c-di-GMP-I riboswitch aptamer from a Bacillota bacterium, 88 nucleotides, folded computationally. The model forms 100% of the base pairs in the Rfam consensus. Model confidence (mean pLDDT): 86 of 100. Its Rfam family is "c-di-GMP-I riboswitch aptamer". About the family: GEMM was predicted in a large-scale screen for bacterial structured RNA regulatory elements. A reference for the family is Sudarsan et al. (2008), "Riboswitches in Eubacteria Sense the Second Messenger Cyclic Di-GMP", Science. It was read from a public genome assembly, where an Rfam model found it. The organism belongs to Bacillota, within Bacteria.
RNA sequence: GUAAGGAAAAGGCAAAUGCUUCGAAAGGGGCAGGCGCAAAGCCACGGGUCUAAGGCUGUUCUGCAGCUAAGAUAGCCGGGUCGCCCAC
Numbered sequence: 001g002u003a004a005g006g007a008a009a010a011g012g013c014a015a016a017u018g019c020u021u022c023g024a025a026a027g028g029g030g031c032a033g034g035c036g037c038a039a040a041g042c043c044a045c046g047g048g049u050c051u052a053a054g055g056c057u058g059u060u061c062u063g064c065a066g067c068u069a070a071g072a073u074a075g076c077c078g079g080g081u082c083g084c085c086c087a088c
Stems, first nucleotide, its partner, number of pairs: 005085002012037002017032006035075001041081003045078003048073003054068006
């Protein structure tokens, strides 16, 4: 220095839920909260999953149903990239 690892030490992040806000929705932001996480830091490149405004189609027709991502998810997986410690 690196890898594996996360014993110890120093810390970090923050699920569900509640309030509030943005959004058509999925979901995101803020505050509280803490399920958990050795990358649960960051990135939508590949796959998966979620939503369907808009578009298309059907129809019992100003309703309803289906399909569709350029929207979302990094705490779904893979990948890329930066990073704390070093007992063994």